[in-house]
RNA sequence: GUUCUAUGUAGAGGUGCGUCUUUUAUCAGUAGCCCGGUGGAUAUGUCAGGCAUAGGGGAAGCCGGAGGAAAGGAAAAGACGCCGAAGAUGGGACGUACGCUGAGACGUUCUGUCUGGGCGCAGGCUGAAGAAGUCUGUGACUGUCAUCGCAAGAUGGAGCGCUACUGAGAAA
Numbered sequence: 001g002u003u004c005u006a007u008g009u010a011g012a013g014g015u016g017c018g019u020c021u022u023u024u025a026u027c028a029g030u031a032g033c034c035c036g037g038u039g040g041a042u043a044u045g046u047c048a049g050g051c052a053u054a055g056g057g058g059a060a061g062c063c064g065g066a067g068g069a070a071a072g073g074a075a076a077a078g079a080c081g082c083c084g085a086a087g088a089u090g091g092g093a094c095g096u097a098c099g100c101u102g103a104g105a106c107g108u109u110c111u112g113u114c115u116g117g118g119c120g121c122a123g124g125c126u127g128a129a130g131a132a133g134u135c136u137g138u139g140a141c142u143g144u145c146a147u148c149g150c151a152a153g154a155u156g157g158a159g160c161g162c163u164a165c166u167g168a169g170a171a172a
Stems, first nucleotide, its partner, number of pairs: 002171003008165004014083001016082009034065005042054004046103004050098001086115011116142002119139008144157005
C1' cells in the first nucleotide's frame, strides 16, 4: 500500500417528519345557564355497584323565548428542532376525576412488534363530520443498495439500510 470490519463524525431522500405559536372554519345556534309552558319522579358526579348531591317548595324529558360557549379533531402561515425524522399498535408502571370495587377514557413514562418516503384508489375503524387520521389490500411514483444488462431497463431487499470521511482490529 490492498481487502474486510468494530467504532466515531458528517450527509442524502422530498408533495419529507415533528413540536410550538397565531389565525380560520367546523363543532353549533349544539351543551350548560336564565325565563314561560307542559310534565310528574327521577337526575347528576365517564359506565356498573357503592357513596354523595339536587329533587312533590316539582327531577328528567318535550315545546317556545332570551342570550350563547369550550375541548378534542382539522387547515393555513410563521418560528424552531430534525432525516427512525417520526408514526401505528400490544404490554407494564404511575397519574387525572367521588376514586372505595370492577371496567373504560385520557396523560406521562418504560418496553416489545411493525413501517425507506410521500401520493392515489377500495374497504374497515376512530370521529359530530362528506374534515382528518389510522389499519388492511392494491396502484403507479420516488430515494437507496444488490443481482442481471452495452444501455434503456428488469427483478429483489430494507432505515439494524445507504453515501463520504475515519480506521481499533483481522487477513493475505
Background:
This is a predicted structure of a 172-nucleotide RNA (Lysine riboswitch aptamer). The prediction has a mean pLDDT of 77. Its Rfam family is "Lysine riboswitch aptamer". Rfam's curators write: Riboswitches are metabolite binding domains within certain messenger RNAs that serve as precision sensors for their corresponding targets. The model forms 100% of the base pairs in the Rfam consensus. The sequence was found by an Rfam model in a public genome assembly.